[in-house]
Context: one part of a larger RNA
RNA sequence: UGACGGAAGGGCACCACCAGGAGUGGAGCCUGCGGCUUAAUUUGACUCAACACGGGAAAACUCACCCGGCCCGGACACCGUUAGGAUUGACAGAUUGAAAGCUCUUUCUCGAUUUGGUGGUUGGUGGUGCAUGGCCGUUCUUAGUUGGUGGAGCGAUUUGUCUGGUUUAUUCCGAUAACGAGCGAGACUCUAGCCUACUAAAUAGUUUCUGGAUCUUUUAGUCCAGUUAACUUCUUAGAGGGAUAAGCGGUGUUUAACCGCACGAGAUUGAGCGAUAACAGGUCUGUGAUGCCCUUAGAUGUCCGGGGCUGCACGCGCGCUACACUGGAAGAAUCAGCUGGUCUUCCAUUGCCGAAAGGUAUUGGUAAACCGUUGAAACUCUUCCGUGACCGGGAUAGGGAAUUGUAAUUAUUUCCCUUGAACGAGGAAUUCCUAGUAAGUGUGAGUCAUCAGCUCACGGGUUUG
Numbered sequence: 001u002g003a004c005g006g007a008a009g010g011g012c013a014c015c016a017c018c019a020g021g022a023g024u025g026g027a028g029c030c031u032g033c034g035g036c037u038u039a040a041u042u043u044g045a046c047u048c049a050a051c052a053c054g055g056g057a058a059a060a061c062u063c064a065c066c067c068g069g070c071c072c073g074g075a076c077a078c079c080g081u082u083a084g085g086a087u088u089g090a091c092a093g094a095u096u097g098a099a100a101g102c103u104c105u106u107u108c109u110c111g112a113u114u115u116g117g118u119g120g121u122u123g124g125u126g127g128u129g130c131a132u133g134g135c136c137g138u139u140c141u142u143a144g145u146u147g148g149u150g151g152a153g154c155g156a157u158u159u160g161u162c163u164g165g166u167u168u169a170u171u172c173c174g175a176u177a178a179c180g181a182g183c184g185a186g187a188c189u190c191u192a193g194c195c196u197a198c199u200a201a202a203u204a205g206u207u208u209c210u211g212g213a214u215c216u217u218u219u220a221g222u223c224c225a226g227u228u229a230a231c232u233u234c235u236u237a238g239a240g241g242g243a244u245a246a247g248c249g250g251u252g253u254u255u256a257a258c259c260g261c262a263c264g265a266g267a268u269u270g271a272g273c274g275a276u277a278a279c280a281g282g283u284c285u286g287u288g289a290u291g292c293c294c295u296u297a298g299a300u301g302u303c304c305g306g307g308g309c310u311g312c313a314c315g316c317g318c319g320c321u322a323c324a325c326u327g328g329a330a331g332a333a334u335c336a337g338c339u340g341g342u343c344u345u346c347c348a349u350u351g352c353c354g355a356a357a358g359g360u361a362u363u364g365g366u367a368a369a370c371c372g373u374u375g376a377a378a379c380u381c382u383u384c385c386g387u388g389a390c391c392g393g394g395a396u397a398g399g400g401a402a403u404u405g406u407a408a409u410u411a412u413u414u415c416c417c418u419u420g421a422a423c424g425a426g427g428a429a430u431u432c433c434u435a436g437u438a439a440g441u442g443u444g445a446g447u448c449a450u451c452a453g454c455u456c457a458c459g460g461g462u463u464u465g
Stems, first nucleotide, its partner, number of pairs: 020433005027321003031317004035312002043054002065307005071301001076119005086113001089108002092105003123295002126293003132289001134283003137279003144183003148179002150159003162174001164173002188272003194241002198238004204232004209226006247261005323426001327385006340371002346365003350361004392423001397418006441459006
């Protein structure tokens, strides 16, 4: 110095607890991991900090694994062979998964590109993340960390970096052998709210005007069409403004600040970024980043065909669907916001056919223009059901019809008919959560030829603690 153990006092966090909410753990299924099995079931990662993670939803490709088969994409140098030919390619038949002249039979063809040997390159999802870079994760979401000059100590070191008050904060006030500083915190950036003030807009609208329809007793309403004019409230987005504990009352060294009230669209919106020191944390399977080792033509290079990664006595983890009446089924009504879309075939609209999936014929969109006012689901209203493994639940299985793709068997996915399993709220244990949040509900994107029970975003509705 202060890891570790103990004590007193103070402080903090829903990756802690309390008060609670939703659960998970029990069931069925999906998916990841282990084990078992297998030609192969490629592999990394294993407490938080591995296990719906590798953006890892693998039919081929991917692909590294298994079974087979071609090819050279063996630079360059040296020594051979060699124009009296180094070598290349090939129909047919055999052979083969194969319309691989791969090999064999048979002969033609090519013309210094090659070919044999040695050295040596090159390639490698081969090894080593315990040789490394870079990136990421974590210690570690807290307030922490470090020089200079000065002081103390022989020195390691210490003071600064603090008794106290205060703050989310080593944030400030103050105290003071320290003074003055750096990084972090804060500030900052993005985002969410407000602006009848500015700038504008036939790719956003409103109000006029003209014409038409409807309606009533006419004005006035409602709807449609028209570049007729004006404007920017609504929409879009630039520049700005706006909140500073500023006002008042308390508490407080009357300091830093805290509490309440008022004015107000806000009196803590949510994220990003995030120091010092570390870990032999992860990644050589992101890279034409990379050392060393291995291999390098019977290849661990590369291509082709098939299989596997999906295999199932079992154990564990993330999830989805449920166990119903706050519900199910059938009708009706009614409301979003992110975002995406065609030069190789995307986003679709409309008409017709079809039970549906889908098919067919058109048409718009390189997009504030078309899809699209994205008429989403839950929610709301009406009717039926009436507590039973039931009209709850939808696993499993049979038959049929389509779609994507060269290819669907080990069933890609979708649709129709039938079948109708467990499950009557889940033991020990354990996860997440403080406001438009949890839970509930759908939508979009990523992956994507096809395929979400995953991930990342997005809104609508609800007041239970």
Molecule: small-subunit ribosomal RNA, 3' major domain
Organism: Litoditis marina